[in-house]
Context: one part of a larger RNA
RNA sequence: GAUUGAACGCUGGCGGUAUGCUUAACACAUGCAAGUCGAACGGUAACAGAGUCUAGCUUGCUAGAUUGCUGACGAGUGGCGGACGGGUGAGUAACGCGUAGGGAUCUGUCUAUGAGAAUGGGACAACACGGGGAAACUCGUGCUAAUACCAUAUAAUACUUUACGAAGGAAAGGGCGGGAGCAAUCCUGUCGCUCAUGGGUGAACCUGCGUUGGAUUAGCUAGUUGGAAGGGUAAUGGCCUCCCAAGGCGACGAUCCAUAGCUGUUCUGAGAGGAAGAUCAGCCACACUGGGACUGAGACACGGCCCAGACUCCUACGGGAGGCAGCAGUGGGGAAUAUUGGACAAUGGGCGCAAGCCUGAUCCAGCAAUACCGCGUGUGUGAAGAAGGCCUGAGGGUUGUAAAGCACUUUCAGCGAGGAGAAAGGGUGCGAUGCUAAUACCAUCGUACUUUGAUGUUACUCGUAGAUGAAGCACCGGCUAACUCUGUGCCAGCAGCCGCGGUAAUACAGAGGGUGCAAGCGUUAAUC
Numbered sequence: 001g002a003u004u005g006a007a008c009g010c011u012g013g014c015g016g017u018a019u020g021c022u023u024a025a026c027a028c029a030u031g032c033a034a035g036u037c038g039a040a041c042g043g044u045a046a047c048a049g050a051g052u053c054u055a056g057c058u059u060g061c062u063a064g065a066u067u068g069c070u071g072a073c074g075a076g077u078g079g080c081g082g083a084c085g086g087g088u089g090a091g092u093a094a095c096g097c098g099u100a101g102g103g104a105u106c107u108g109u110c111u112a113u114g115a116g117a118a119u120g121g122g123a124c125a126a127c128a129c130g131g132g133g134a135a136a137c138u139c140g141u142g143c144u145a146a147u148a149c150c151a152u153a154u155a156a157u158a159c160u161u162u163a164c165g166a167a168g169g170a171a172a173g174g175g176c177g178g179g180a181g182c183a184a185u186c187c188u189g190u191c192g193c194u195c196a197u198g199g200g201u202g203a204a205c206c207u208g209c210g211u212u213g214g215a216u217u218a219g220c221u222a223g224u225u226g227g228a229a230g231g232g233u234a235a236u237g238g239c240c241u242c243c244c245a246a247g248g249c250g251a252c253g254a255u256c257c258a259u260a261g262c263u264g265u266u267c268u269g270a271g272a273g274g275a276a277g278a279u280c281a282g283c284c285a286c287a288c289u290g291g292g293a294c295u296g297a298g299a300c301a302c303g304g305c306c307c308a309g310a311c312u313c314c315u316a317c318g319g320g321a322g323g324c325a326g327c328a329g330u331g332g333g334g335a336a337u338a339u340u341g342g343a344c345a346a347u348g349g350g351c352g353c354a355a356g357c358c359u360g361a362u363c364c365a366g367c368a369a370u371a372c373c374g375c376g377u378g379u380g381u382g383a384a385g386a387a388g389g390c391c392u393g394a395g396g397g398u399u400g401u402a403a404a405g406c407a408c409u410u411u412c413a414g415c416g417a418g419g420a421g422a423a424a425g426g427g428u429g430c431g432a433u434g435c436u437a438a439u440a441c442c443a444u445c446g447u448a449c450u451u452u453g454a455u456g457u458u459a460c461u462c463g464u465a466g467a468u469g470a471a472g473c474a475c476c477g478g479c480u481a482a483c484u485c486u487g488u489g490c491c492a493g494c495a496g497c498c499g500c501g502g503u504a505a506u507a508c509a510g511a512g513g514g515u516g517c518a519a520g521c522g523u524u525a526a527u528c
Base pairs, nucleotide, nucleotide: 001528002527003526004525006524007523008522009521010520013375014374015373016372017371018370019368020367021333026331027330028329030328031327032326035080036079037078040077041076043073044072047071048070049069050067051066052065053064054063055062056061057060087286088285089284096211097210098209099208100207101206102205105203106202110199111198112197113196114195115194116193118152119151120150121149127142128141129140130139131138132137159168160167161166174191175190176189177188178187179186180185212258213257214256219249220248221247224246225245226244227243229241230240231239261283262282263281264280265276266275267274268273288309289308290307291306292305311322312321313320314319339365341364342363343362347361348359349358350357351356378408379407380406381405388399389398390397391396412469414464415463416462417461418460422455425451426450427449428448429447430446431445432444433443434442472517473516474515475514476513477498478497479496483512484511485510486509487508493500494499
């Protein structure tokens, strides 16, 4: 000199853009953070509509009852999603990360192609009845639906097993329409379902090289190193088991100890380097502590389950409940770090045919000079060089065109009006094209109308009054830009280094004056 996720002291006008528990991975009150689908299902607790019945009568209204009939929908069965998104950095010196490769693998949704979607069956919730319990919850009996579950048939390529003949293994229907038909029902478009093979995306595994300090850590290792066989896995492999051999690593630093998430990047520096790993992005690990599996395409799963432990809470003492390293917020720790805010309008995600619902992701607002950037606190004129202050050789000098006065301007803030863009989409009608037997349905495009903004009193523009509302901080012995007076008298004090102070202190304290930066200025800490 540059820099910071900074803190402290004094001071403080506005705006934009960023950033904001670096400490206790300490404990957490309260609210919210993952749901959705009625176009899978039986249904109807609530709301609304309609129908039916009864009563009153003002004869079309009121009240009551009732019917899942309709819009919808609590709880339940079922599907998909809760493995994403969000947080933290405790652990980890490791194939964890970075980089360059590899072959023995899986992959829901998506995409392309091909084949199929046949025939049957029995349950379990909800519900009803009964019982236990303080509660959490739970038990028994009975009824019932499905895209839930099971059986049979079918099995091309491919897969698995094989004695090479063969054998084994799938599925689901629903909505909205169209046509035929008296009806039952049948045919058909569209969406979904099953199997197989490619693709894509995502994931798993293996290897070379690189990746902190310590030798006052020198030897380490028994599934240890390798082999044959088997088990296990999606898959290779001591991953696991039995048997056999006795190997494997190490001064090119094994083992042990300490410290630490890694990287893109960030800071500094002419560079080489050095330091850091906040925000943002990629990967990894963790979710009260330790262990375990279940479900699933995917987890050994932050807001799932089981066991053990510590802690907290409820209890009728028999037994139960919980996990903010999600967003806010509280206590505690600390020099120190924000609101128990708004909205799904946009971007994205989950579910759904869709409308839509959910979304503390996200977008916004609030707080903080924490950082960077921009703007303002007025402009011109004005010598009687006013008054006052300070200094003085007492004449004067300086503060100083500074002020006052006069003439202007109005950025920003204030007040009042107007006012973009962020809106793409969605709905309804009409038209065209595709699909089709079809002028239905569905899809795409066009067009007309209508509708969607948290921010928001938006940005921006115009009007309005009046210089009003807006300057401090540090320093002045040398380094280092800037000097005098008074007080003090090795005292009180200053200090980054050299050093000042013991009666004329430009170094202490105050004043006047000056210098530097400026909504900041200094100090402390830290890095180059």
A computed fold for a 528-nucleotide part of an RNA from a metagenome, annotated as small-subunit ribosomal RNA, 5' domain. Its mean pLDDT, the model's own confidence on a scale to 100, is 85.